[in-house]
The RNA shown here (transfer RNA) has 73 nucleotides and comes from a Streptosporangiaceae bacterium.
Rfam family: tRNA. About the family: Transfer RNA (tRNA) molecules are approximately 80 nucleotides in length. Rfam classes the family as a transfer RNA.
The organism belongs to Streptosporangiaceae, within Bacteria.
The same sequence occurs in records of 2 taxa.
RNA sequence: GCCGUCCUAGCCCAACUGGCAGAGGCACCGCGCUCAGACCGCGGAGAUCAGGGUUCGAAUCCCUGGGACGGUA
Numbered sequence: 001g002c003c004g005u006c007c008u009a010g011c012c013c014a015a016c017u018g019g020c021a022g023a024g025g026c027a028c029c030g031c032g033c034u035c036a037g038a039c040c041g042c043g044g045a046g047a048u049c050a051g052g053g054u055u056c057g058a059a060u061c062c063c064u065g066g067g068a069c070g071g072u073a
Base pairs, nucleotide, nucleotide: 001072002071003070004069005068006067007066010026011025012024019056028044029043030042031041032040049065050064051063052062053061
């Protein structure tokens, strides 16, 4: 350089073939519980790598760029 796969929250990840402005776990915050804390229970906030395009509708499809990993003379 070329080819392939991937990028969703602080971390790990789901989303079947485009269809409710996105699920869950850990962590975090608040409350309950406790003498206090841990555990446990209840509640809460936070995300689609960036920019364009297609579409009634995009995490998903297309283009460009960035990044990670793998392959290759």